The prediction has a mean pLDDT of 88.
Predicted 3D model of a 75-nucleotide RNA (c-di-GMP-I riboswitch aptamer).
It was read from a public genome assembly, where an Rfam model found it.
[in-house]
C1' cells in the first nucleotide's frame, strides 16, 4: 500500500414497537428506541423484491453485485 478485521481504542449508524408529519401506495422525514452493522458512508448502473394513478411512473442502498469515499491496526 493491498487483503484481512479483535472480547483493542476512538468515533459512527440505528431494525422492530410506539408518536407526530408526507405520500394513493410501497414507502419516506422527525422523535423516542436497540435488533443488528467494519462500509448499515454515498450512488438506482446490472439483478432482485415492492407500490398503482400503469407510464418515458415511483420505492428500497438495513436484498446482492458494480463503481466512488472513509475511521482505528492486534493476528
Nucleotide at each position: 500500500c493491498u487483503c484481512c478485521g479483535a472480547u483493542a481504542a476512538u468515533a459512527g449508524c440505528a431494525a422492530a414497537c410506539c408518536c407526530g408529519g408526507a405520500g394513493u401506495a410501497a414507502u419516506c422525514c422527525g422523535g423516542u428506541g436497540a435488533c443488528g452493522c467494519a462500509a448499515a458512508g454515498c450512488c438506482a448502473c446490472g439483478g432482485g423484491u415492492c407500490c398503482u394513478u400503469a407510464a418515458u411512473g415511483g420505492a428500497u442502498a438495513g436484498c446482492c453485485g458494480a463503481g466512488c469515499u472513509a475511521c482505528c491496526g492486534a493476528a